Source information:
This is a predicted structure of a 473-nucleotide part of an RNA (small-subunit ribosomal RNA, 3' major domain) from an uncultured prokaryote.
Context: one part of a larger RNA
């Protein structure tokens, strides 16, 4: 100087407390451990691994296994040699890859081009090392810190500044001070959202005026909604109180919004030899008729068990049945499909619009009426049998969906433990990426409905500043 203390002081955070809903019990989904296996490819392992890499494992992917092959599958060639073929087509063997045989026959300026074979160099490796590395990332932590120049102090390590008194979300700002300044962080500048003006008016809109088949449908209109470009607006600016100031307080004003308005992007010096050689790149080492590469099949989906994350429930604030209303954000041509017909249905057959503010995918909880009447039930839907639909060469291992039948466990979950402070939690549905299809209950977005509680900082956990002790650095 740091680090640490079951030392002290001050302060903060869904850290506790106050609340709401979960997990831990059940079924299932998914990941992991373990076990098994020919193989169950590899990586990730307290917080910071475990619905993680994987934003799509039937084949492919695929790296694994057993089997059958090749010696170059793919790319770039360079040099030497040989051939005029090679490719294609056909046949045979075969699961295919591949092997064998037959057949066919380019251009030419005669140099060759081109192709094949062969030799050498070379290529190839998801082989090892993340403790050789780059790049990228997690974490402490969006915590308020981390430093430098000159000066001054100290023999020196070092200190000062950065401490102190206030204040702040903040090393934010003010005052003081042997310090004066500066940098990386904080904040602001960026994007979305809340209000508004101008411009613009189609595919969007319809106040007023007409028409109407009653559908903004038509004439028409730019007012409004909306769209999307440029502006405005919020700054403790104004008022009152407190204060030297910074600033704090006010169901003060005005205002759509009030004190960082809400959300995002943005992550200092560094820590964990943290993670990644399997995204990519790269040093070294290793393999080179194989640790390379091709093929068809299997496996990654196994299953006495253990754990994590989810989902569906255990019901009446509910189930079921009929009617009826209202979104946002995204996607669409190998696509989304209105509508018609067939089917109980998944879907199929027609037909039409739309490369889309035009057409389309397209809501549910809700509301209204009826029924069930507290039961393992009209709760719950696992499991199993049968019959089908769709995608796709192909659904046996191992897809999703539909219909009929079947109808497990489960009656609110021990110790313990997690999330959340407002349009949040809870609850309800919608979309997208990946994608032929889908094991999506995942991930990422979108809107609908919409709470409770916070006295407070004694305690638990983590962190910041100052100080103190130390046999540690």
């Nucleotide at each position: 100087u740091g680090a640490c203390g079951g030392g002290g002081g001050c302060c903060c955070g869904c850290a506790c407390a106050a609340g709401c809903g979960g997990u831990g019990g059940a079924g299932c989904a998914u990941g992991u451990g373990g076990u098994u296996u020919a193989a169950u490819u590899c990586g990730a392992u307290g917080a910071u691994a475990c619905g993680c890499g994987a934003g799509g494992a039937a084949c492919c992917u695929u790296a694994c296994c057993a089997g059958g092959g090749c010696u170059u599958a793919a790319a770039u060639g360079u040099a030497g040699a040989u051939u005029g073929a090679c490719a294609g087509u056909u046949u045979u063997g075969g699961a295919a890859a591949c092997a064998a045989a037959a057949u066919u026959u380019u251009c030419u300026u005669c140099g060759g081009a081109c192709a094949a074979u062969u030799u050498a160099c070379a290529a190839g490796g998801u082989g090892c090392u993340g403790c050789a590395u780059g790049g990228c990332u997690g974490u402490c932590g969006u915590c308020a810190g981390c430093u430098c120049g000159u000066g001054c102090c100290g023999u020196g390590a070092g200190g000062u500044g950065u401490u102190g008194g206030g204040u702040u979300a903040a090393g934010u700002c003010c005052c003081g001070c042997a310090a004066c300044g500066a940098g990386c962080g904080c904040a602001a500048c960026c994007c979305c959202u809340a209000c508004u003006a101008u411009u613009a008016g189609u595919u969007g809109c319809c106040a007023g005026c007409a028409u109407u088949u009653c559908g903004g449908a038509u004439g028409g209109g730019g007012a409004c909604u909306c769209u999307a470009a440029u502006g405005g607006a919020a700054c403790u600016g104004c008022c009152g109180g407190c204060g030297u100031a910074a600033g704090c307080c006010g169901c003060g004003a005005g205002g759509a919004a009030g004190g960082u308005g809400g959300g995002g992007a943005c992550g200092a010096c560094g820590u964990c030899a943290a993670g990644u050689c399997a995204g990519c790149a790269c040093g070294g080492c290793c393999c080179u008729u194989a640790c390379g590469u091709c093929c068809a099949g299997g496996g990654c989906u196994a299953c006495a068990c253990a754990c994590g994350u989810g989902u569906u429930a255990c019901a009446a604030u509910g189930g079921c049945c009929a009617g009826u209303a209202c979104a946002a954000a995204g996607g669409g041509c190998a696509g989304c499909u209105c509508c018609c017909u067939a089917g109980c249905g998944a879907u199929a057959g027609g037909a039409u619009g739309c490369g889309a503010a035009u057409c389309u995918c397209c809501a549910a909880a809700g509301c209204c009426a009826a029924u069930c009447u507290c039961a393992g039930u009209u709760c719950g839907g696992a499991u199993u049998g049968g019959a089908g639909u769709c995608u796709g060469c192909a659904a046996c291992u191992c897809g999703a969906c539909u219909c009929c039948a079947u109808g497990a466990a489960g009656c609110u979950g021990g110790a313990a433990u997690c999330g959340c402070u407002a349009g949040u939690a809870a609850u309800c549905g919608g979309a997208u990426a990946u994608c032929a299809g889908c094991c999506a209950u995942g991930a990422u977005c979108c809107g609908g409905u919409g709470a409770a509680u916070a006295c407070g900082u004694u305690c638990c956990c983590g962190g910041g500043c100052c100080u103190u002790g130390u046999a540690c650095u």